[in-house]
RNA sequence: GGGAACUCUGGAGAAUCCCAUUUUGGGUACCGAAGGUGCAAGGCCGCCUGCAAGCGGCUGAAUCUCUCAGGUAAAAGGACAGAGCGGACAUA
Numbered sequence: 001g002g003g004a005a006c007u008c009u010g011g012a013g014a015a016u017c018c019c020a021u022u023u024u025g026g027g028u029a030c031c032g033a034a035g036g037u038g039c040a041a042g043g044c045c046g047c048c049u050g051c052a053a054g055c056g057g058c059u060g061a062a063u064c065u066c067u068c069a070g071g072u073a074a075a076a077g078g079a080c081a082g083a084g085c086g087g088a089c090a091u092a
Stems, first nucleotide, its partner, number of pairs: 001089001006084005015028001017027004029072003035068001036066001038064001042059006
């Protein structure tokens, strides 16, 4: 230099819904910011080919997308951001 883990602070959305039950089960509506799914350009490979083009496959990001999971009073959780501490590794 680097920034895994940990600590502190901030941190949104959507039902204190309905039914049964008595602390669990079911239903309807809704939310996206734990986790997870999907893919654009590009890249790689194959077919074809003189090359290119074309076709097929793989790979390929997000706060986008889906809503599987999760969530819809408070609490908890919470992507992400700031601060502290600081491993692997790299350089001298």